Predicted 3D model of a 75-nucleotide RNA (transfer RNA) from Medicago truncatula.
Its Rfam family is "tRNA". The family's RNA type in Rfam is transfer RNA.
Lineage of the source: Eukaryota > Spermatophyta > rosids > Trifolieae > Medicago.
Its mean pLDDT, the model's own confidence on a scale to 100, is 84.
[in-house]
RNA sequence: CUGCCCCUAUAGCUCAGUGGUAGAGCGCCAGUCUUGUAAACUGGAGGUCUGUAGUUCGAUCCUGCAUGGGGGCAG
Numbered sequence: 001c002u003g004c005c006c007c008u009a010u011a012g013c014u015c016a017g018u019g020g021u022a023g024a025g026c027g028c029c030a031g032u033c034u035u036g037u038a039a040a041c042u043g044g045a046g047g048u049c050u051g052u053a054g055u056u057c058g059a060u061c062c063u064g065c066a067u068g069g070g071g072g073c074a075g
Stems, first nucleotide, its partner, number of pairs: 001075009012026004020057001028044005050066005
């Protein structure tokens, strides 16, 4: 480098989640408190769940393909 196989992709970061339009911790912003900062407490913002096609009444979830990341085997 080529082919094949397996795992993986969800908020700024680390990760849950389940066929019925999504959550936590940390971080960020604001408020309370303090002389002030930090801590603590309260509230808030932030994600068309990698892309595309399919199955389905309905897909973040199931299936195919592609792309990125990790691993294995062969040449």